[in-house]
Model confidence (mean pLDDT): 80 of 100. This is a predicted structure of a 116-nucleotide RNA (SAM riboswitch aptamer (S box leader)) from Planococcus sp. ISL-110. Of the family's consensus pairs, 91% are formed in the model. It was read from a public genome assembly, where an Rfam model found it. Its Rfam family is "SAM riboswitch aptamer (S box leader)". Rfam's curators write: The SAM riboswitch is found upstream of a number of genes which code for proteins involved in methionine or cysteine biosynthesis in Gram-positive bacteria. The SAM riboswitch acts at the level of transcription termination control. The predicted structure consists of a complex stem-loop region followed by a single stem loop terminator region. An alternative and mutually exclusive form involves bases in the 3' segment of helix 1 with those in the 5' region of helix 5 to form a structure termed the anti-terminator form. Lineage of the source: Bacteria > Bacillati > Bacillota > Bacilli > Planococcus.
């Protein structure tokens, strides 16, 4: 880069520098010269795998609960910012594969974790 597998409605910003354009991709919609995005620094959250304590269960582990931020990672505008395809309902027009809402499932994305 690539399988594969869980998860994504919750939760957490400040200062310094930079100087236009960012929110993967399209439309939409928003965020930004009252400085966004992005790098530093400090701070902070607690999902994900680990390890540690506490309870509980047991002969022990395992499992559940909870707690702490110790390890790697990961986050810190807006539900993954909504929507992309498809189905099921409802509504408007006569009907209808259109177009709108809503739901439910998928894509895509992103993040752990494991694998080539």
């Nucleotide at each position: 880069u690539u399988c594969u597998u869980a998860u994504c409605a919750a939760g957490a910003g400040a200062a310094a520098c930079c100087g236009a354009g960012g929110g993967a991709c399209a439309g939409g919609c928003c965020c930004u010269g009252a400085g966004a995005c992005g790098u530093u620094u400090c701070g902070g959250c607690a999902g994900c795998a680990g390890a540690u304590u506490u309870g509980u269960u047991u002969a022990a582990c395992c499992g559940c609960a909870a707690a702490a931020a110790c390890u790697g990672u990961g986050c810190c505008a807006a539900c993954u910012c909504c929507u992309g395809c498809a189905a099921a309902u409802g509504c408007c027009g006569u009907u209808a594969u259109c177009g709108c809402a809503u739901u439910u499932g998928g894509a895509a994305g992103a993040u752990g974790a494991g694998a080539a």